A computed fold for a 506-nucleotide part of an RNA from a metagenome, annotated as small-subunit ribosomal RNA, 5' domain. Its Rfam family is "Bacterial small subunit ribosomal RNA". The full RNA is in RNAcentral, with records from SILVA.
[in-house]
Context: one part of a larger RNA
RNA sequence: GGACGAACGCUGGCGGCGUGCCUAACACAUGCAAGUCGAACGGACGAGAGGGAGCUUGCUCCCUCAAGUUAGUGGCGGACGGGUGAGUAACGCGUGAGUAACCUGCCUUUCAGAGGGGAAUAACAUUCUGAAAAGGAUGCUAAUACCGCAUGACAUCGUAGUAUCGCAUGGUACAGCGAUCAAAGGAGCAAUCCGCUGAAAGAUGGACUCGCGUCCGAUUAGCUAGUUGGCGGGAUAAAGGCCCACCAAGGCGACGAUCGGUAGCCGGACUGAGAGGUUGAUCGGCCACAUUGGGACUGAGACACGGCCCAGACUCCUACGGGAGGCAGCAGUGGGGGAUAUUGCACAAUGGGGGAAACCCUGAUGCAGCAACGCCGCGUGAAGGAAGAAGGUCUUCGGAUUGUAAACUUCUGUCCUCAGGGAAGAUAAUGACGGUACCUGAGGAGGAAGCUCCGGCUAACUACGUGCCAGCAGCCGCGGUAAUACGUAGGGAGCGAGCGUUGUCC
Repeated sequence: GGACGAACGCUGGCGGCGUGCCUAACACAUGCAAGUCGAACGGACGAGAGGGAGCUUGCUCCCUCAAGUUAGUGGCGGACGGGUGAGUAACGCGUGAGUAACCUGCCUUUCAGAGGGGAAUAACAUUCUGAAAAGGAUGCUAAUACCGCAUGACAUCGUAGUAUCGCAUGGUACAGCGAUCAAAGGAGCAAUCCGCUGAAAGAUGGACUCGCGUCCGAUUAGCUAGUUGGCGGGAUAAAGGCCCACCAAGGCGACGAUCGGUAGCCGGACUGAGAGGUUGAUCGGCCACAUUGGGACUGAGACACGGCCCAGACUCCUACGGGAGGCAGCAGUGGGGGAUAUUGCACAAUGGGGGAAACCCUGAUGCAGCAACGCCGCGUGAAGGAAGAAGGUCUUCGGAUUGUAAACUUCUGUCCUCAGGGAAGAUAAUGACGGUACCUGAGGAGGAAGCUCCGGCUAACUACGUGCCAGCAGCCGCGGUAAUACGUAGGGAGCGAGCGUUGUCC
């Protein structure tokens, strides 16, 4: 000198764009943050319409049709999006390869198909237990829920074959035989559309393996028993001590094993002429975690932040028998701290989930609010104006300086105030932002300057006070009676809505 997610002191006019718990991965009141589909299903309620009965002639009851609403079954989505960085020195990340060892819902393309049956169960009704949370029993019912049967190959398995290729196990192609396995309907007058089943291919997303790279400590030198390898098996989408039985005795290490400490990694960011050093906030990619520890279930996908089970700590309810909860989502509260914001508006846009659609949901997101926290831009007036006014300060008392500065005159209208108009963002409709941005008119210099420094480094000097005191100070050093170094004043220098100080990095 530069930089900062900064803080503190003094000061503070406006706008644009960004940024904002770095500390306690501390505890959380309250609200919201993941639903949706009635065009899968049986019910329940039901505006309204029609018919009938009773009659107190405008009400009650019954039957039929029915827009619509929906607790439950069922489907898809809650594995995305959002948060945090505790753990992790690791194939976690980065980069480059491999899978002849793999999976992939929705989507795209292609081929083939959907025949015929069955048994339940929630809702509901009755009933029981319980303070509640909730649970049990009996009976009834539907489906795109569940289960057999048929059909069936380019699928899987077995068997034997040919050709060809390779990377060891083997891969690919062709034709043969045997065995096994499938389906669901809905809307519509219909056409048709949306779905369903099996297979092949693609795309997307993931999984695993390997080469290289990835902090400090040797005042950590030896470490290791599923340890290292083999055979066989199990498990998995899949190779593998991943797991198990048996067999062998290996494997790693001064090219730093093991142990200890620290740490999410990267694209990047800061600095520097570069080499390098430091760093990993915001944005983007990957990973890990979701009160602590463990576990699986469902599913294409989780060992699942707003799912389940168990254990621990904590908080709450309780009729003491037993239950409920998880903000490292958005706001917000307490606490910690030098320190970090609103319990806001809207789904209008972009995107996501569901739906045939209308549409619903979306604290993602778009916006607004707060903060000079940062960067950038603008303003606080312009021109003229010498009796060089008054006042202040210094003075050799002559004057010098503040100083064209002010007053005064003439203007201007950026920002501002008031009034009027008023967007783009939205393809036909739909705008939270927002009567915002912007435009026009009017008003009037009116409302808008401070902070630090002045001994040398380092731009900028005098007076008074003080008297090694009070104090200053980044280094050298100032102060003990003439202090340009302390304090105040005048003057000056620098930067300017900021200026200084502190902290950290280069």